Bacterial RNase P class A from a Bacteroidota bacterium, 378 nucleotides, folded computationally.
Lineage of the source: Bacteria > Pseudomonadati > Bacteroidota.
Its Rfam family is "Bacterial RNase P class A". Rfam classes the family as a ribozyme.

[in-house]
RNA sequence: CAGUGUUCGCCCUGUCGCGAUGUAUCUAUGAUACAGCGAGGAAAGUCCGGGCAACACAGAGCGCCCUGCUUCCUAACGGGAAGGCGCCGGAAGGUUAACCAACCGGUGACAGCAAGUGCCACAGAAAAAAUACCGUCCCGAUUUAUCGGGAUAAGGGUGAAAACGCGGGGUAAGAGCCCACGACGCAAACGGUGACGUUUGUGAUGGUAAACCUCAGGGGUUGAAAGGCCAAAUAGGUCAUGUUUGGAGCUGCUCGCUCCCGGUUUUACCGGCAUGACGGGUAGGCUGCUAGAGCUUUAUGGCAACGUAAAGCCCAGAUAAAUGACAGGGAUCCGCCAUUGGCGGAUACAGAACCCGGCUUACAGAACAGCCGGACAC
Repeated sequence: CAGUGUUCGCCCUGUCGCGAUGUAUCUAUGAUACAGCGAGGAAAGUCCGGGCAACACAGAGCGCCCUGCUUCCUAACGGGAAGGCGCCGGAAGGUUAACCAACCGGUGACAGCAAGUGCCACAGAAAAAAUACCGUCCCGAUUUAUCGGGAUAAGGGUGAAAACGCGGGGUAAGAGCCCACGACGCAAACGGUGACGUUUGUGAUGGUAAACCUCAGGGGUUGAAAGGCCAAAUAGGUCAUGUUUGGAGCUGCUCGCUCCCGGUUUUACCGGCAUGACGGGUAGGCUGCUAGAGCUUUAUGGCAACGUAAAGCCCAGAUAAAUGACAGGGAUCCGCCAUUGGCGGAUACAGAACCCGGCUUACAGAACAGCCGGACAC
């Protein structure tokens, strides 16, 4: 200096003013006085998960959607904690060095590619259960510069990526052809709750699933403008369909399940009921609405997230929407003067509306202790 993590984010005094609640008084749909209380870390976005309410009893399947390493925490989650593995950076140490590496920090959209179907432009000989352009080696012809046949995939070229890497042996030249080491796949044994790790053996090995897909797990719908109660109003209007072969009722579909008439002159009509459309009238109040998966402190269990126990506390419930205005002083930051200081300016993002746990985004300035990387000085 930068990153990561945490906290604060204007303060004090005075005067006047605002909202709900409680108490008291009065001229009582209100007024006055007093008391303590009164907007965030994100109240924002509406991205997730729930509580709660309704749909009958809210059932089953499909569709569709979400999640994806392991274990634990939680009401639950796409969240959190601790681990595993991969990648990136550093690094005690081993070591002549290259290299390896305990450990530390960061990070991961971290199940599966011989289950299937796709895609990998251009370049390149060839882009997948895919090749031989140059080159190298062997044989033959030929009259010295080429041709033909065979072998090869170590070297070179193209590319983001080309039949594992590296050292040696071997070969006509080469190749895991063979050996040692290493990575990867598979198997066994051992260790671990598990992801995985270690050892031994064996094999000869494109990428891509925030491509379609497969596998595993999960998900009813709507949403406080949900709902409930009281009041008011009228055009108990008109039309259509149906009324048990049919219709309605949660959700995109299917199924299951539940509910569904009466009278008369019995082909039909009238009324009721259900659904839908058109038209008219009314729309005020109460509740839901804040005592909670609540907060603080202590002890205790646990590496931790968090759990358990005890004690204490009550911290907005507005409804056109409340916490502000003025004055004085101070704090911090910025700029100028050119200095024991003075002058001027600024003080971030932003305002609950049923509630809670997360995620994401915005934020002038100040502080904190740790971790990580770099530079300089001693």